A computed fold for a 75-nucleotide RNA from a Candidatus Nanoarchaeia archaeon, annotated as transfer RNA. Lineage of the source: Archaea > Nanobdellati > Nanobdellota > Candidatus Nanoarchaeia.
[in-house]
RNA sequence: GCUCCCAUAGCUCAGCCUGGAUAGAGCACCUGCCUUCUAAGCAGGGGGUCCACGGUUCAAAUCCGUGUGGGAGCG
Numbered sequence: 001g002c003u004c005c006c007a008u009a010g011c012u013c014a015g016c017c018u019g020g021a022u023a024g025a026g027c028a029c030c031u032g033c034c035u036u037c038u039a040a041g042c043a044g045g046g047g048g049u050c051c052a053c054g055g056u057u058c059a060a061a062u063c064c065g066u067g068u069g070g071g072a073g074c075g
Base pairs, nucleotide, nucleotide: 001074002073003072004071005070006069007068010027011026012025013024020058029045030044031043032042033041051067052066053065054064055063
């Protein structure tokens, strides 16, 4: 230098291909129940303008372009 992959909640990820319903799961966190206390268990709750900008569209996490960060391969 070229090619490809990844970026969504504090963490690990799904959803993206095929655009549309209030954006989800597990763990973690908070509150309550239970317990002598803790853990476990049970019930409930908070938390993300989906890496950034631009474009297409009635409508974008999802499609297109550029950039940024991380990873792999080739030279």
The sequence is in RNAcentral, with records from ENA. Rfam family: tRNA. Rfam classes the family as a transfer RNA.